[in-house]
RNA sequence: CCGUGCUAGGCGGGGAUGUAGCGGAGCCCUGUACCCGCAAUCCGCUCUAGCGGGGCUGAAUCCCCUCCCGAGGGGUCGAGCCUUCCGGGUCAGCGCGCCGUACGCGGUGUCGAAGGCCGGGUCCCGCGCGGUGUCGGCCCGUGAACCAGGUCAGGUCCGGAAGGAAGCAGCCUUAAGCGGUCACCGGCAGGCGCAGCGGGGUAGCCCGGCUGGAGCCGAUGUGCAGCGAACGCGCCGGAGGACUCUCCACGGAGGAGGGUGCACGG
Numbered sequence: 001c002c003g004u005g006c007u008a009g010g011c012g013g014g015g016a017u018g019u020a021g022c023g024g025a026g027c028c029c030u031g032u033a034c035c036c037g038c039a040a041u042c043c044g045c046u047c048u049a050g051c052g053g054g055g056c057u058g059a060a061u062c063c064c065c066u067c068c069c070g071a072g073g074g075g076u077c078g079a080g081c082c083u084u085c086c087g088g089g090u091c092a093g094c095g096c097g098c099c100g101u102a103c104g105c106g107g108u109g110u111c112g113a114a115g116g117c118c119g120g121g122u123c124c125c126g127c128g129c130g131g132u133g134u135c136g137g138c139c140c141g142u143g144a145a146c147c148a149g150g151u152c153a154g155g156u157c158c159g160g161a162a163g164g165a166a167g168c169a170g171c172c173u174u175a176a177g178c179g180g181u182c183a184c185c186g187g188c189a190g191g192c193g194c195a196g197c198g199g200g201g202u203a204g205c206c207c208g209g210c211u212g213g214a215g216c217c218g219a220u221g222u223g224c225a226g227c228g229a230a231c232g233c234g235c236c237g238g239a240g241g242a243c244u245c246u247c248c249a250c251g252g253a254g255g256a257g258g259g260u261g262c263a264c265g266g
Stems, first nucleotide, its partner, number of pairs: 001266006009057003012030004020046005034054005063259006072250001074248002078245003082241007093233002096228003100224005105218004115211008123200005128194003132189006139180004148173004156165003
C1' cells in the first nucleotide's frame, strides 16, 4: 500500500418553551435522513444525561474536532418610524357655525331695485246665501159595520088619506191613521261651500297703488375681518402595540482544514 472480516461511531439538526439540569415528545425553522413500544394533569434519565427491543451501514465523500458563512427563532439598553386607547384643552393653527366686507359668478331690475306709506287677500268671529242631512207641511193613493157627513133601496114608525120622520146596507166624500213621491214651503243641525255683508287682527307671505331713483337676491366661488361652540385633527400628558436598525447569546443546511481503530492475509 492492497484484500477480507470486525468494532467504536453513525442512521438528521437547530430555536424558544418546559426542567434543578439533560433529552424525548408538542410548537417553530431548516431539510428529508431506519422500524416497534412509553410519554404534557408528561415520559425517561443524571453532567455531556431519553429508556426498552430490533435492523442497516461501518474507518471513511459518510465518523469526530475546529474555523468560515449563515436560514431561523429568542433577548436587552437605545434610536427611527407607524399605530391604538385614556385624559386635557387654547384659536395663537386646520376643520365647524353665525355675521360683515371686497372681487367674481348666476338670476332679476329704468317695462322701475331696496326702503317707506296705503289698500286688499291669506287668518278668526258673526250674519247672509247655497248645498247636505233630518223632520213636518203641500200633493197622490188608501182609509169609518156602529160611536163622521151627503144620498139613503129594502124594511120600520106616525097619519083615515095626502104625505112626513128616524135610519141599516150600498155608493160617494172625508177625519184619525197608513203608504208613496220629483218638485215646492217651513223647522232643526253643523269639522260643508262662498267671488256676499259686517266686525276683528296683522309677525310672515302674496297681490295692487303711491313715493323713491339703482340696486336687490343667491342654498354661489375666492380672499379678509369679527364673534362663537365643540374636541374631528394639529398640540400636551399617560398607557400600550407592530416594523426596522444597533447590540447579545444560540444556530440548520453549505464550505474549508485537521484528526481517528482492531484482527488476519498478501
Molecule: Bacterial large signal recognition particle RNA
Organism: Solirubrobacteraceae bacterium